This is a predicted structure of an 86-nucleotide RNA (transfer RNA) from Patescibacteria group bacterium UBA1400.
It matches the Rfam family "tRNA". It is annotated as a transfer RNA.
The coordinates come from a structure-prediction model, not an experiment, and the mean pLDDT is 81.
Taxonomically the source falls in Bacteria candidate phyla (Bacteria).
RNA sequence: GCCAAGGUGGCGGAAUAGGCAGACGCGCAGGUCUCAAAAACCUGUGAAGCUAACACUUCGUGCGGGUUCGAUUCCCGCCCUUGGCA
Numbered sequence: 001g002c003c004a005a006g007g008u009g010g011c012g013g014a015a016u017a018g019g020c021a022g023a024c025g026c027g028c029a030g031g032u033c034u035c036a037a038a039a040a041c042c043u044g045u046g047a048a049g050c051u052a053a054c055a056c057u058u059c060g061u062g063c064g065g066g067u068u069c070g071a072u073u074c075c076c077g078c079c080c081u082u083g084g085c086a
Base pairs, nucleotide, nucleotide: 001085002084003083004082005081006080007079010026011025012024019069027045028044029043030042031041032040046059047058048057049056062078063077064076065075066074
């Protein structure tokens, strides 16, 4: 240099013939149980604004553009990771 695969919450990782982003697991927080702990079970867990709280609003899929009513998904450029070829 060329080819291929990939980049999504704190971590792993789903969701794609364009239509509720974050399923599920881990971790973390609170609770039940216990003399206490572990295990197990229950609830919650992206960010900001607003609120007494709930609700609500906006933003968020590596970065920047494009197509579209609508993009994690399609197109273009760039960055990074892994594998292959030279």